[in-house]
Context: one part of a larger RNA
Molecule: large-subunit ribosomal RNA, domain VI
Organism: marine sediment metagenome
RNA sequence: CGUUCGAUUCUUGAGGGGAGCUCUUCCUAGUACGAGAGGACCGGAAGGGACGAAUCCCUGGUGUGCCUGUUGUCGGAAAACCGGCAGCGCAGGGUAGCUAUAUUCGGACGGGAUAAGCGCUGAAAGCAUCUCAAGCGCCAAGCCCACCCCAAGAUAAGGAAUCGUCAUCAAGACCCCCGGAAGAUUACCGGGUUAAUAGGCAGACGGUGUACGCGCAGUAAUGCGUUUAGCCAAUCUGUACUAAUCGGUCGAAUG
Numbered sequence: 001c002g003u004u005c006g007a008u009u010c011u012u013g014a015g016g017g018g019a020g021c022u023c024u025u026c027c028u029a030g031u032a033c034g035a036g037a038g039g040a041c042c043g044g045a046a047g048g049g050a051c052g053a054a055u056c057c058c059u060g061g062u063g064u065g066c067c068u069g070u071u072g073u074c075g076g077a078a079a080a081c082c083g084g085c086a087g088c089g090c091a092g093g094g095u096a097g098c099u100a101u102a103u104u105c106g107g108a109c110g111g112g113a114u115a116a117g118c119g120c121u122g123a124a125a126g127c128a129u130c131u132c133a134a135g136c137g138c139c140a141a142g143c144c145c146a147c148c149c150c151a152a153g154a155u156a157a158g159g160a161a162u163c164g165u166c167a168u169c170a171a172g173a174c175c176c177c178c179g180g181a182a183g184a185u186u187a188c189c190g191g192g193u194u195a196a197u198a199g200g201c202a203g204a205c206g207g208u209g210u211a212c213g214c215g216c217a218g219u220a221a222u223g224c225g226u227u228u229a230g231c232c233a234a235u236c237u238g239u240a241c242u243a244a245u246c247g248g249u250c251g252a253a254u255g
Base pairs, nucleotide, nucleotide: 001153005164006163007162008161009160010159011158015150016149017148018147021049022048023047024046025045026044027043033038051106052105053104054103055102059100060099061098062097066093067092068091069090070089071086072085073084074083075082076081110145111144112143117138118137119136120135172250173249174248175247176192177191178190179189180188197243198242199241200239201238202237203236204235206232207231208230213226214225215224216223217222
């Protein structure tokens, strides 16, 4: 810009893409078959491999804005206690998120038309013949559906519901702002006081592992008590304390 009024929401599916794998064991059955050795079709069940998708409850990894221990040095006048730097100084753990080696699931079932092949009926050609004769069947991991995803610029531009109405500028959208398991920007999604969108605060979960100070014991290092303390990021719930103020722009007919 188009889809012939403008919008919001929900859809149909022309068409396109994805997927499509395979093994072993058991039962049937040591049966059919076979002198024996050996050893099935058909049908049923279980367990795997590789591949793929989703997810983070579990097992782990990471986790440089969490906690703890600790070395050197500098600073806060000294001690204590803290802070800076040294690869996050080093070391031990670790929330959210992300993640695989973790977890769950998938290939299926079924239908249609077929290939090779196997047939029925059957003439031409009194027989025979599955038939580039008429007619009718069976049959493949393949084809078309079925399963998952995209999809009306499918210009043949589809459908449904709802909203707006003659200019007193609607419905709706955007600018702007607060943000996001969305993201380079944009886009997308949520929110903007009739408000829980983000921050703060409170609580919870969870992590670390028992703070400082004081008291007691010990010459001291240190230990014990106060104290399962103290500190605590991204998670959850609540709460208008802070910020989403006030506003502006676009926007509808060959009827």